[in-house]
Context: one part of a larger RNA
């Protein structure tokens, strides 16, 4: 290397799109590249192995067969693979009529809460904690009321919901736009599936310019706590969170489970389409979820949404530690990221 793996034991890429590669739906005739079969030529000799033999045996040597699984010609054969023709409508796409939903972007709009600012009623507290202190307050707080302005998030609906490839989406209204699903059978005719390179997105903090800045709140300071206490508790509180543009590329980025196809049992519960039905309901699609079976698995567990049975493609494991380090190299302002080893241990 091969075998054999990859929910949890090494191991599925964070996701999608996609050039080469790789695999490919029916049916007719053709060809003969692969692909069988026959013939011939070749595959040097020792070696190997099988039989006889020669040394007293052996090893050793000599004969002879067989092997040499492979290339080359060349006769055929036509199922399958390819090629190139001719069709096809199931995969696949467009189109039409529906339907769907927190799926995306840009603007506007709203009302609670909170802070802060003015004015008014008031007077001695008030926050806070197991207790308390700092801390705020007679320059009148805190409670209340009434107008004002700030910024960020959107109760209730809300649910085992839904949407999206994945990160992820959630007050309401409109503009733009992307997809899922049904129905039906009008078009195209195989345009398909993965996808290495490669491009795009990619939560959070973090970086770079400009803004914003209520609440929250790393760093920080203080007060408690304690044997201390660089914490857990309480007073503040500055990056940041929040907008615009522009980089960073990683997460227990998770279902710790690539991805498309096929077959193979039942029960429910929900979402949203279609069709029949007086109602109840029955039936057919496409998702979500949860129970149990065959079957598989080391179990635990999965089980039509498989980890069952199968087929194509990719990724990727190969004893702990060293080590996701060290070098190089590429990317990035930098923080850092990708790629990725040995010696040595055990």
């Nucleotide at each position: 290397c091969u075998g054999g793996g990859u929910u949890u034991a090494a191991a599925g890429g964070g996701u999608a799109c996609g050039c080469a590669g790789g695999c490919g739906g029916c049916u007719a005739a053709a060809u003969a590249a692969g692909u069988c079969a026959g013939a011939g030529g070749u595959g040097a000799a020792a070696u190997c192995u099988u039989u006889c033999c020669g040394c007293u045996u052996a090893a050793c040597g000599g004969a002879a067969a067989a092997a040499u699984u492979g290339c080359c010609u060349u006769u055929g054969a036509a199922a399958c693979u390819g090629u190139a023709u001719a069709g096809c409508u199931u995969g696949a796409a467009u189109g039409a009529a529906g339907u769907u939903g927190a799926g995306g972007u840009u603007a506007g709009c709203g009302g609670a809460a909170u802070g802060u600012g003015a004015c008014a009623u008031g007077u001695a507290g008030c926050g806070g904690u197991g207790a308390a202190a700092u801390g705020c307050a007679u320059a009148g707080a805190u409670a209340u009321g009434u107008c004002a302005u700030a910024g960020a998030a959107c109760a209730c609906c809300a649910a085992a919901u839904g949407c999206g490839a994945a990160g992820g989406c959630a007050g309401c209204u409109a503009g733009c736009u992307a997809g899922g699903c049904u129905u039906g059978a009008a078009u195209u005719g195989a345009c398909g599936c993965u996808g290495a390179g490669g491009c795009a997105c990619g939560a959070a903090a973090g970086c770079g310019u400009g803004g914003g800045g209520a609440g929250c709140g790393a760093a920080c300071a203080g007060g408690a706590u304690u044997a201390g206490a660089u914490a857990c508790c309480c007073u503040g509180g500055u990056a940041g969170u929040c907008c615009a543009c522009g980089c960073c590329c990683u997460a227990a980025a998770c279902g710790a489970u690539g991805c498309u196809a096929a077959c193979u049992g039942g029960a429910u519960g929900u979402u949203u389409g279609g069709a029949c039905u007086u109602a109840g309901g029955u039936u057919u699609g496409a998702g979500c979820a949860u129970c149990u079976g065959a079957g598989g698995g080391a179990a635990a567990c999965c089980a039509u949404u498989a980890a069952g049975u199968u087929a194509g493609c990719c990724a990727c494991c190969u004893g702990g530690g060293g080590a996701g380090u060290a070098c190089g190299u590429u990317c990035g302002c930098a923080a850092g990221a990708a790629u990725g080893a040995a010696a040595c241990u055990c």

Background:
Predicted 3D model of a 346-nucleotide part of an RNA (small-subunit ribosomal RNA, central domain) from an uncultured prokaryote. The coordinates come from a structure-prediction model, not an experiment, and the mean pLDDT is 87. The RNAcentral record of the full RNA draws on ENA.